[in-house]
RNA sequence: GCAAAGCCGCCGAAAGGCGGUGGCGCAGAGCCACGGGACUAAGGCAGGCUUCGCCCUGCUAUGUCAGCCGAGCCGCCA
Repeated sequence: GCAAAGCCGCCGAAAGGCGGUGGCGCAGAGCCACGGGACUAAGGCAGGCUUCGCCCUGCUAUGUCAGCCGAGCCGCCA
């Protein structure tokens, strides 16, 4: 210097994000979704049920995570 979890408000289907509060930690816990990995599943697909409104299960990223790792950029110390 940054700022976890929790709490409050807002956005979002959710994951999660933004702001306030708060500090777990971090010697780059700076930026960045390029590669890997992880999370969610609105919508789509398939199946099951059905009181035919829908509900349940699985798959799926175009969504999300940089405080998961790597790469790139910028920075600090010797």

Predicted 3D model of a 78-nucleotide RNA (c-di-GMP-I riboswitch aptamer) from a soil metagenome. RNAcentral holds the sequence, with entries from MGnify. Model confidence (mean pLDDT): 87 of 100. Its Rfam family is "c-di-GMP-I riboswitch aptamer". Gene Ontology term of the family: cyclic-di-GMP binding.